The RNA shown here (Lysine riboswitch aptamer) has 183 nucleotides and comes from a Bacillota bacterium. It was read from a public genome assembly, where an Rfam model found it. The coordinates come from a structure-prediction model, not an experiment, and the mean pLDDT is 77. Of the family's consensus pairs, 98% are formed in the model. Its Rfam family is "Lysine riboswitch aptamer". Its family is annotated with lysine biosynthetic process in the Gene Ontology.

RNA sequence: AGGUGAGGUAGAGGCGCGACGGUUCAAGAGUACGCUUCCUGAGAAGUGCAUCGAUGAGGGAAGCGGAAAGGGGACGUCGCCGAAGUCGGCGCCGGCAACAGGCGCCCGGCUGGGGUUGCAUCGAAGAGGUGCAAGACUGUCACGGAGGUGAGCCUGAGGCCUUCGUGGAGAGCUAUCUCACUU
Repeated sequence: AGGUGAGGUAGAGGCGCGACGGUUCAAGAGUACGCUUCCUGAGAAGUGCAUCGAUGAGGGAAGCGGAAAGGGGACGUCGCCGAAGUCGGCGCCGGCAACAGGCGCCCGGCUGGGGUUGCAUCGAAGAGGUGCAAGACUGUCACGGAGGUGAGCCUGAGGCCUUCGUGGAGAGCUAUCUCACUU
């Protein structure tokens, strides 16, 4: 000086990821729901029990009132680059039980990233999310082709750069520090 392994630190990809009892806007919606009148007449909720119900369930019409949540856009702040998402498992929530749904955590699997299209699903939704699939795009590394490249000149090698092609995955990549081993 180089190489290998382990551990640490700092970074890069870009319409980059996510959170916020934050502020605001649209939509949800003149919907759900409440009251009054009329019509109908035994069920109501996704299932069972409980509860409510002829002192009228549920449905329909008219009138008067009339929301909210989840999700979305903008701004701001914060945490970040397996950021995060999803699947399985566990725990919690609810009138009770299971299902579905929501929240949280650990472990394990898959996905480098954003986007487009199609199908499916959640959703009020032509918004958006998620899953699968198919195209390209992009970052990174590896291999290969072509070209260029500094130290007086020429040649060669190595390294580096540009470009093209193929392929891999984030347990990756780049830089750097420590320790151990090795040339």